[in-house]
A computed fold for a 74-nucleotide RNA from Methanococcus maripaludis KA1, annotated as transfer RNA. The RNAcentral record of the sequence draws on ENA, GtRNAdb and Rfam. The coordinates come from a structure-prediction model, not an experiment, and the mean pLDDT is 83. RNAcentral records the identical sequence in 9 taxa.
RNA sequence: GCUUCAGUGGCUCAGCCUGGUAGAGCGCCUGCUUGGUAAGCAGGAGGCCGCGGGUUCAAACCCCGCCUGAAGCU
Numbered sequence: 001g002c003u004u005c006a007g008u009g010g011c012u013c014a015g016c017c018u019g020g021u022a023g024a025g026c027g028c029c030u031g032c033u034u035g036g037u038a039a040g041c042a043g044g045a046g047g048c049c050g051c052g053g054g055u056u057c058a059a060a061c062c063c064c065g066c067c068u069g070a071a072g073c074u
Base pairs, nucleotide, nucleotide: 001073002072003071004070005069006068007067010026011025012024013023020057028044029043030042031041032040050066051065052064053063054062
């Protein structure tokens, strides 16, 4: 230098192919339960999707550029 893959709540990931109100598990907070923890049960907060631009009525998703990480080739 080239190719491929990945980047989405605090963490691990799904959703992208096929555009149409952003989800799960764990964690966190509150309450119930307990003599008190843990476990269990109920409720809640938290991300506008790596960055910028484009297409579109509408973009996490399609297109272009860039950044970061991983693997491969040279």
The source organism's lineage runs through Archaea, Methanobacteriota, Methanococcales, Methanococcus and Methanococcus maripaludis.